RNA sequence: AACAGAGUAGGGAAUAAGGCGUUAAGUGCCGUGCGGACGGGGAGUUGCCGCGCGGACGAAAGGAAGAUCCUGCGGCCGUAUUCCCGCAUCCCGCUGGA
Repeated sequence: AACAGAGUAGGGAAUAAGGCGUUAAGUGCCGUGCGGACGGGGAGUUGCCGCGCGGACGAAAGGAAGAUCCUGCGGCCGUAUUCCCGCAUCCCGCUGGA
């Protein structure tokens, strides 16, 4: 020196208890605007995430009971645990090579 490797944000799945909706919000899809994040350092996308606005589509209820509860249902929400994926890319650094 070649070469190999570690590590982030974030994403996904399962399980648990809790919550929300079932008077349809949410999820998912399209357009648009704004913002944010992207291994230890720097740069950073047509990719990722969030929010606003507009548009199309669209659902599983049943039972008991006075406030509500129970059993379901929802590509619903955040949390915890476990597992999986994981710097778009470029330069430098770190560990092994030594």
Molecule: THF (Tetrahydrofolate) riboswitch aptamer